[in-house]
Context: one part of a larger RNA
């Protein structure tokens, strides 16, 4: 290198869009690049096969012969792939006509709850924990009642529910901007598709920058406890963050641990979304089709666990990765970033 593989042993890229390449619907003419058949030139000698011959036999040696993947060159087939002229409409996309969503994103607007701050009522306590303290309070705490002030977060609804291309992404109402998906129609284009190495963008939390904010909660820190100690679990306190804008990191058990795409392959039964029947006064019910999203379960697959039309079944394109453990996601380079560190990624050497 042929090969075997990737839910969970080693392995799917965190995620998308796109290039170069791979790959490619039905159908007709044509054309010969691949493809295939024929001729013919070369595949050199030696070795290597085979016959037959020489040294006493063998090794060795001689003579003929067959083969030789391949490449050139002439003719020739045309299913197949490619090419190239046309046609089609089922794959793609688009027009129309619908519903239905926490899809971006920006602005205002809401109440509940919490902490302060101001007044009233009221007094010894409060708060805390297995217990306690430590902390708060007679300078009036706690509890109640009015008012105000700020920050963050949106109780029910809420789903086994919906949206997103992913993201531990999206939830309070309202306006604007906005992007995508379902369904129906079948009215236009005419393959225009998949896939996707590099690029290029996004992309949870922490984390860093510069400016604001800062209710509560809180690493680090201080106290109180517990213990043999306790650098912890409980308890009072707290400072960066946690929250805005704007740049920046690029990382994860970024998980369905399951790359995208097509078609095919029993069923049951729950749900969102759509639309057609049937019934009806209407609705609901019921049935049928299509997208989604559970669960159950046949063949099939699987080492087994389990998968099972949302496949881990059948098969076909294309990406990416894996090849004993430790060493180690380290070292060295590159490259990337303010910096933490990130990508990229060996080896000696041990077992």
């Nucleotide at each position: 290198c042929u090969g075997g593989g990737c839910g969970u042993a080693a392995a799917g890229g965190g995620c998308g869009u796109c290039u170069a390449g791979g790959c490619g619907g039905c159908u007709u003419g044509u054309u010969a690049a691949g493809u295939c058949c024929u001729a013919u030139g070369u595949g050199a000698a030696a070795g290597a096969c085979c016959a037959c011959g020489g040294c006493u036999c063998a090794a060795c040696c001689g003579u003929g012969g067959a083969g030789g993947u391949g490449c050139g060159u002439g003719g020739g087939a045309a299913a197949c792939u490619g090419g190239u002229a046309g046609g089609c409409u089922u794959g793609a996309g688009g027009g129309c006509a619908g519903g239905a969503g926490a899809g971006g994103g920006a602005a205002g607007c809401g109440g509940a709850a919490u902490u302060c701050c101001u007044g009233g009522u009221g007094u010894a306590g409060c708060g805390g924990u297995g217990a306690a303290a430590u902390g708060c309070g007679u300078a009036g705490a706690u509890a109640u009642c009015a008012g105000g002030a700020a920050g963050a977060a949106c109780a029910c609804c809420a789903g086994u529910g919906g949206c997103g291309a992913a993201a531990g992404g999206c939830g309070g109402c309202u306006u604007c901007c906005u992007g995508g998906a379902c369904u129906g129609u079948a009215c236009c284009u005419g393959a225009c598709g998949c896939u996707g190495a590099a690029g290029c963008g996004c992309g949870a939390a922490a984390g860093c920058g510069u400016g604001g904010g800062g209710a509560g909660c809180g690493a680090a820190c201080g106290g109180g406890a517990u213990u043999a100690g306790a650098u912890a679990c409980c308890c009072c306190g707290g400072u960066a963050g946690u929250c805005c804008a704007c740049g920046c990191c690029g990382u994860a058990a970024a998980c369905g641990a399951u790359g995208a795409g097509u078609g095919c392959u029993a069923g049951g039964u729950g749900u969102g979304g759509g639309a057609g029947g049937u019934a009806u006064c209407g609705a609901c019910c019921c049935c049928u089709c299509c997208c989604g999203u559970g669960c159950c379960g046949g063949a099939g697959c699987u080492a087994a666990c389990g998968c099972a039309c949302u496949a881990a079944g059948c098969a076909c394109u294309c990406c990416g990765c894996c090849u004993g453990g430790g060493g180690a996601g380290u070292a060295c380079g590159g490259c990337c970033g303010c910096a933490a560190g990130g990508c990229u990624g060996a080896a000696a050497c041990u077992c």
Predicted 3D model of a 351-nucleotide part of an RNA (small-subunit ribosomal RNA, central domain) from an uncultured bacterium.
The coordinates come from a structure-prediction model, not an experiment, and the mean pLDDT is 85.
Its Rfam family is "Bacterial small subunit ribosomal RNA".